[in-house]
The part of an RNA shown here (large-subunit ribosomal RNA, domain IV) has 353 nucleotides and comes from a marine metagenome.
Context: one part of a larger RNA
RNA sequence: CUCUCGUUAAGGAACUCGGCAAAUUAUCCUCGUAACUUCGGGAGAAGAGGAGCCACAGAUGGUGAUUACCCUUGCGGUAUGAGCUGUAGGUGGCCGCAGAGAAAUGGCCCAGGCGACUGUUUACCAAAAACACAGCACUAUGCAAAGCCUAAACGGCGAAGUAUAUGGUGUGAUGCCUGCCCAAUGCCAAAAGGUCAAAGGGAGGGGUUAGCUUUUGCGAAGCUCCGAACUCAAGCCCUGGUGAAUGGCGGCCGUAACUAUAACGGUCCUAAGGUAGCGAAAUUCCUUGUCGGGUAAGUUCCGACCUGCACGAAUGGCAUAACGAUCUGGGCGCUGUCUCAACGAGAGACUCG
Numbered sequence: 001c002u003c004u005c006g007u008u009a010a011g012g013a014a015c016u017c018g019g020c021a022a023a024u025u026a027u028c029c030u031c032g033u034a035a036c037u038u039c040g041g042g043a044g045a046a047g048a049g050g051a052g053c054c055a056c057a058g059a060u061g062g063u064g065a066u067u068a069c070c071c072u073u074g075c076g077g078u079a080u081g082a083g084c085u086g087u088a089g090g091u092g093g094c095c096g097c098a099g100a101g102a103a104a105u106g107g108c109c110c111a112g113g114c115g116a117c118u119g120u121u122u123a124c125c126a127a128a129a130a131c132a133c134a135g136c137a138c139u140a141u142g143c144a145a146a147g148c149c150u151a152a153a154c155g156g157c158g159a160a161g162u163a164u165a166u167g168g169u170g171u172g173a174u175g176c177c178u179g180c181c182c183a184a185u186g187c188c189a190a191a192a193g194g195u196c197a198a199a200g201g202g203a204g205g206g207g208u209u210a211g212c213u214u215u216u217g218c219g220a221a222g223c224u225c226c227g228a229a230c231u232c233a234a235g236c237c238c239u240g241g242u243g244a245a246u247g248g249c250g251g252c253c254g255u256a257a258c259u260a261u262a263a264c265g266g267u268c269c270u271a272a273g274g275u276a277g278c279g280a281a282a283u284u285c286c287u288u289g290u291c292g293g294g295u296a297a298g299u300u301c302c303g304a305c306c307u308g309c310a311c312g313a314a315u316g317g318c319a320u321a322a323c324g325a326u327c328u329g330g331g332c333g334c335u336g337u338c339u340c341a342a343c344g345a346g347a348g349a350c351u352c353g
Base pairs, nucleotide, nucleotide: 001348002347003346004345005344006343007342008341010339011338014337019334027051028050029049030048031047036041038173052094053093054092055091056090059087060086061085062084063083067079068078069077070076071074095099107332108331109330110329111328112327113326114324115323119131120130135171136170137169138168139167140166141165147157148156149155174319175318176317177316179249180248181247184246185245186242187241188240189239193237194236195235199231200230204226205225206224207223208222211218212217250268251267252266253265254264277311278308289305290304291303292302293301
């Protein structure tokens, strides 16, 4: 010097990104216990006091020796209550620095974000606000169910179930709610029309040549090649519906008797122009916005404001008791985290062997 421990004057977070680490607290009994709340909780809230040993007397519980009496003479009844012992208090005394004498054994409070909760997860850098969840909603499926496994078939799961069931999707307890847009995309429905494949169909045409004309040509049957009209499914177009489907939810100008602002008006565009609630937010660039609180001093924090670069309603919005090895800010207690270091113990390092 390194590691693991122990103790420390005065101060007590001044350390630090941050009280990280350490310290405090801790058991049992008694008293006492707030906001808030889903009335269950919160709560061991918080905060106080007590605890050893010895003696004595009383109270009370258990056991029941002994003795006496009674008769219906029994494994009977009544009374007595020694001794031993349990419990909770009382009075007095004793010792130590210290009586839950060791070990084990919650620090607490206030406020906010997120997620309701218990649970699950990156085996070996992430335990969380991520996943799941009960609840809610939409959707598919009438049973040889939909859906899934399987190359196919058979078979199997679904299910020895039957729409209060099963599958899929989204949201995520609970409370209050969940606005407008169907133009685009998707899905659903309808069947009138348009388009439209293979297939069917076969008008017509070509090649070949028996034959006929022989100047040129015509050309049956067969074989073969091409092939029009016409018939016709889904789909698409078309017509409607549908948002807890994918998604979307404006601009400019003017106007009130100070100023400012604009309930009001005009105009353009759109499928419709963001409703309730919330808002510098896990979202705010400008920004350390402005005001208030907290501090002597606060880019964080809390409460407001609204100018929302770029919140917003089941890709849910806003509240919310309880819960959390969660994240953020503050306080009390406590401490070698620090001012500022010291000493001690053990194990290394180092020297000798």
Overview: The coordinates come from a structure-prediction model, not an experiment, and the mean pLDDT is 86.